[in-house]
Context: one part of a larger RNA
RNA sequence: GAUGAACGCUAGCUACAGGCUUAACACAUGCAAGUCGCAGGGUAACGUGAGGGAAGCUUGCUUCCCUUGACGACGACUGGCGCACGGGUGAGUAACGCGUAUCCAACCUUCCCACGACCACGGGAUAACCCGUUGAAAGACGGACUAAUACCGUAUGACGUCGUUUGCUGACAUCAAAUAACGAUUAAAGGUUUAGCGGUGAUGGAUGGGGAUGCGUCUGAUUAGCUUGUUGGCGGGGUAACGGCCCACCAAGGCGACGAUCAGUAGGGGUUCUGAGAGGAAGGUCCCCCACAUUGGAACUGAGACACGGUCCAAACUCCUACGGGAGGCAGCAGUGAGGAAUAUUGGUCAAUGGGCGAGAGCCUGAACCAGCCAAGUAGCGUGCAGGAUGACGGCCCUAUGGGUUGUAAACUGCUUUUAUGCGGGGAUAAAGUGCGCGACGUGUCGUGCAUUGCAGGUACCGCAUGAAUAAGGACCGGCUAAUUCCGUGCCAGCAGCCGCGGUAAUACGGAAGGUCCGGGCGUUAUCC
Numbered sequence: 001g002a003u004g005a006a007c008g009c010u011a012g013c014u015a016c017a018g019g020c021u022u023a024a025c026a027c028a029u030g031c032a033a034g035u036c037g038c039a040g041g042g043u044a045a046c047g048u049g050a051g052g053g054a055a056g057c058u059u060g061c062u063u064c065c066c067u068u069g070a071c072g073a074c075g076a077c078u079g080g081c082g083c084a085c086g087g088g089u090g091a092g093u094a095a096c097g098c099g100u101a102u103c104c105a106a107c108c109u110u111c112c113c114a115c116g117a118c119c120a121c122g123g124g125a126u127a128a129c130c131c132g133u134u135g136a137a138a139g140a141c142g143g144a145c146u147a148a149u150a151c152c153g154u155a156u157g158a159c160g161u162c163g164u165u166u167g168c169u170g171a172c173a174u175c176a177a178a179u180a181a182c183g184a185u186u187a188a189a190g191g192u193u194u195a196g197c198g199g200u201g202a203u204g205g206a207u208g209g210g211g212a213u214g215c216g217u218c219u220g221a222u223u224a225g226c227u228u229g230u231u232g233g234c235g236g237g238g239u240a241a242c243g244g245c246c247c248a249c250c251a252a253g254g255c256g257a258c259g260a261u262c263a264g265u266a267g268g269g270g271u272u273c274u275g276a277g278a279g280g281a282a283g284g285u286c287c288c289c290c291a292c293a294u295u296g297g298a299a300c301u302g303a304g305a306c307a308c309g310g311u312c313c314a315a316a317c318u319c320c321u322a323c324g325g326g327a328g329g330c331a332g333c334a335g336u337g338a339g340g341a342a343u344a345u346u347g348g349u350c351a352a353u354g355g356g357c358g359a360g361a362g363c364c365u366g367a368a369c370c371a372g373c374c375a376a377g378u379a380g381c382g383u384g385c386a387g388g389a390u391g392a393c394g395g396c397c398c399u400a401u402g403g404g405u406u407g408u409a410a411a412c413u414g415c416u417u418u419u420a421u422g423c424g425g426g427g428a429u430a431a432a433g434u435g436c437g438c439g440a441c442g443u444g445u446c447g448u449g450c451a452u453u454g455c456a457g458g459u460a461c462c463g464c465a466u467g468a469a470u471a472a473g474g475a476c477c478g479g480c481u482a483a484u485u486c487c488g489u490g491c492c493a494g495c496a497g498c499c500g501c502g503g504u505a506a507u508a509c510g511g512a513a514g515g516u517c518c519g520g521g522c523g524u525u526a527u528c529c
Stems, first nucleotide, its partner, number of pairs: 001528003005525005012381005018374002020339001025337003029334003034081003039078002042074002046072003049068009088292003097217008107209002112205003117200003120154004130143005160185006169176002190197001192195001218264003225255003230252004235247003267289004271282004294315005317328004345371001347370003353367001354365004384415004394406004420466006429456001433452009473518005478499003484513005494501002
């Protein structure tokens, strides 16, 4: 000098940033991922319309009941997309994990963009609903009915892919390959409504990922040898793809004192702290990458996961039970217990930014934006300003009747009002966006009119009034090290970072007066340079 700090004393305000470093310990409760009716069958709830009935009477209105998916919509269900993002944590990992550079002629890529082609004909089911059975529950099972952008079959189908032949041309390479011919193989889905959306298979792009390699990446030799799918080959399997990734056979290799193997420790980087630098130390907040989601294992679905709020199995733990059987996973946001020197609210809003779904309106969003708590950090402001000497009183000190100091400090006089309190004004962050209407250019943009959208919040900010009014402490004073005297104590009580103070005149202990340093803080402790 620094800190995600803690402790002691003290404490007025504002802004910005920060806040479980320990038990990857266990978790009550609420919320954190839904959305689409312009894919579908339908109609549980709400509202509208229509029909029927009853009552009241103002004789054409009100109320009530029933029926009806006709309409707005929509619980549950089928289907699509999303749930692989966003958010958390750092346990594991000394590794192509990360950083940097290069390569893939060995690869994939939903949604998006460009370009060109196509969307034909059929079929059988199934959930919901209904009827049953069964169970304490979680739930399970059976029968019958039905739809689709769900599922299946057939057709068509190339400039695609694959195979054979051809082989201009190219490459570091096992090789790639123009052109031409032949053969094989694979698609689709509609709805709203009339012009937009959607579907299928190609090619190219963009984005995101996968893989390979060079170099760099902590400590220990009181760890010296390690290795049998081990190292390589041939042929297969598998994968989006290369590869002992896996398998059969063959060979006997491969790594190591330039530190293998083993053991310990540890997420890596951008960066941060310190230092003149070279270095040394750290990796909290923010950004990128990785890994993990009670512990261990596994796959399914999918463009993408071996999936935090999915599935299955095993284990530990907790809970429910009618004892037969079931349920759960905060290292999401709050919050609780425990641990600890120690770390916050079971808050508000989707207004903005961003994300998911949707044609859109919109819905969802503990992402995000705000507010709350905490001197835990940085910065800013204030606690008044000017005058005022009989240098007042009081305190303390020295001397002995006179001084010194506190000290312009106070009193007193004048001034100001940041802040505070009260009252009033105030829409910056958005007139962006959205809906409806009109117009222009020409199919999604622009202009315009009307309507509407602010959590924070009647906040920031501004003005007026009142009145010095509401606001200063902490450590130190022997040397290092800025700042000294008196009293008390008497190797006691105590101090102390080091040297060392204290045994009767202690500038070193305790108190006082004075002084020094810093100041809304000041000291102590811990750690790094």
Predicted 3D model of a 529-nucleotide part of an RNA (small-subunit ribosomal RNA, 5' domain) from an uncultured bacterium. The coordinates come from a structure-prediction model, not an experiment, and the mean pLDDT is 82. RNAcentral holds the full RNA, with entries from ENA, Greengenes and SILVA.